[in-house]
Context: one part of a larger RNA
C1' cells in the first nucleotide's frame, strides 16, 4: 500500500448448565437445520499409529481454544476354518544347456516365478477404554495322527495308485418366461401409555413380534437312454473314452444335479418391558436379575436355483483339483467310537476422505458390495428412518 482483499460452498445456528486464570469456538442437555443411491454402513489400493486413556498449551489449527487427525507419556491389532504363503495356473517376466552378438548383453527350449482367476474347512451370542467368523460361551466343520473295533482281505490280491490315458473343471453376449428368498408393507398377538390449556379411553398412540451355520430330509426345476459283445485308435496298457454291432426302453421311470422348504440345532441365546443396587438435583448411566407375544396375509428384487433355457454370430483361457482308468505297488485294511495335533504373514485406525493422490485440516480425483420408508417408471426428483453432520471466524 494496509489494519486494505481474504479468513476456501449461503446445511444454521440458539440457549442453559459444567469446567476453566481465560469460553461465540471445549463437554453436557433441550430445540432448530442439513445429508440420506449419501454428507450412512462394510471394504480394495495407498498411508503408517492418526486408534484408545491420560496429561498439556510454545508452535501446527487461516479466529478463539480449558480442544484436536498437534506435543509428551502410557496402552492397543490374538485365527486349522477371513485374505496370502506351505495349492494351480494367464498376461508378463526369469531362464539350466542351446542360438545369436567387438564387449555390456539380445533371443529363447526344458523348468520356474506370477492373480486381477480356478480349488479349499465357521455360525449365533457376548465381551474392551481401544481388537474380534482372531477372545469367551454353545454348537460345527477340514486335514493328519494315535488306540479300539463289526466287517473284509492275505498270489483265487484287501488296499493304495500315477509325473501315464479319458472325462469334468471350463467359461460370450443377448433376451424371455418360472420357482424362491433376503426385504418392506398390513393385520392379528404381547407389553406400555393414554395427554393439567382446543378435541381425543378409541377402529387411538409408541416398542415388540428375533433366532445362524452344521446335520437329516432331496421339494419346484434343470440335465441324461441303459444293458451287452467286439474293436486296428487314445506314443506301452487299461474294464476308462472314443468308434462298430446286437438287445431293450420311451417321452415315463431310473440315475446325476438341484435353489428353497421342514425338522433338528434351539428348555440355548437374544429381545419390548418390569424390577434391584450404586452415582447424580434431574435427565439418565453403569452393573445385576425376570423376561410376554414370538402367528397370518400382501406385496417383493439388480440376490439365489443358473449363462439353467432359448437365441446370435465376432464362436466366446489355462492349469491345478475332483472323478476314472490301467502300469505299478502290495499285507494289512477298515464303517464306526474316543482322544489328540494344526506353521507363516496380515488383522489397530482413516478409506467420495482433514488421515489417499493434488506443496495446504485444498470447492478436484479415487476401484467394489449393502444402499429402508412415501410420491414416483426409476439407484430421477423432493421429503423422511436408521445413521451422520451443522462446512474452525
Nucleotide at each position: 500500500g494496509a489494519g486494505u482483499a481474504g479468513c476456501g460452498a449461503a446445511a444454521a445456528g440458539a440457549c442453559a448448565a459444567g469446567u476453566g486464570a481465560g469460553a461465540a469456538u471445549c463437554u453436557u442437555g433441550u430445540c432448530c437445520a442439513c445429508c440420506g443411491a449419501a454428507a450412512g454402513c462394510c471394504u480394495a489400493a495407498g498411508g503408517a499409529u492418526u486408534u484408545c486413556u491420560g496429561a498439556g498449551g510454545a508452535a501446527g489449527g487461516a479466529u478463539c481454544g480449558u480442544c484436536c487427525g498437534c506435543u509428551c507419556a502410557g496402552a492397543g491389532u490374538a485365527a486349522g476354518u477371513c485374505g496370502g504363503g506351505a495349492c494351480c495356473u494367464a498376461a508378463g517376466c526369469c531362464g539350466a544347456g542351446g542360438c545369436g552378438u567387438a564387449a555390456a548383453u539380445g533371443c529363447g527350449u526344458a523348468g520356474g516365478c506370477g492373480a486381477u482367476g480356478g480349488a479349499c474347512a465357521a455360525c449365533u451370542g457376548g465381551u474392551u477404554a481401544a481388537a474380534a467368523g482372531u477372545c469367551c460361551a454353545g454348537u460345527a466343520c477340514c486335514a493328519c495322527c494315535u488306540a479300539a473295533a463289526a466287517u473284509c482281505g492275505u498270489u483265487u490280491g484287501a488296499g493304495c495308485a500315477a509325473u501315464g490315458g479319458a472325462g469334468u473343471g471350463a467359461c460370450a453376449c443377448a433376451g424371455c418366461a418360472g420357482g424362491g428368498u433376503a426385504g418392506a408393507u398390513g393385520a392379528g398377538c404381547g407389553c406400555g401409555a393414554g395427554g393439567a390449556u382446543g378435541g381425543a379411553a378409541a377402529u387411538u398412540c409408541g416398542c415388540g413380534u428375533c433366532g445362524a451355520a452344521g446335520c437329516u430330509u432331496g421339494u419346484a426345476g434343470g440335465g441324461u437312454g441303459c444293458a451287452g459283445a467286439g474293436u486296428a485308435g487314445g506314443c506301452a496298457a487299461a474294464u476308462c473314452c472314443g468308434c462298430u454291432c446286437u438287445g431293450u426302453g420311451a417321452a415315463a421311470a431310473g440315475c446325476c444335479u438341484g435353489a428353497g422348504g421342514a425338522g433338528u440345532g434351539a428348555c440355548a441365546g437374544a429381545u419390548a418391558g418390569c424390577u434391584g443396587u450404586u452415582a447424580g438435583a434431574g435427565a439418565u448411566a453403569a452393573c445385576g436379575g425376570c423376561g410376554a407375544a414370538u402367528u397370518c396375509a400382501u406385496u417383493g428384487a439388480u440376490c439365489c436355483c443358473a449363462c439353467a433355457c432359448u437365441g446370435u454370430c465376432g464362436a466366446g483361457a489355462a492349469a491345478a483339483g475332483c472323478u476314472u482308468c490301467u502300469a505299478g505297488u502290495g499285507a494289512g485294511a477298515a464303517a464306526u467310537u474316543a482322544g489328540g495335533u494344526g506353521c507363516c504373514c496380515g488383522u489397530a485406525c482413516c478409506g467420495u476422505a482433514a488421515a489417499c493422490c493434488g506443496a495446504c485440516a485444498c470447492a478436484g480425483g479415487u476401484a467394489g458390495g449393502c444402499g429402508g420408508g412415501g410420491a414416483g417408471a426409476g439407484a430421477a426428483u423432493c421429503c423422511u428412518a436408521a445413521g451422520g453432520u451443522g462446512c474452525g471466524c
A computed fold for a 393-nucleotide part of an RNA from Sporomusa rhizae, annotated as large-subunit ribosomal RNA, domain III. The full RNA is in RNAcentral, with records from ENA.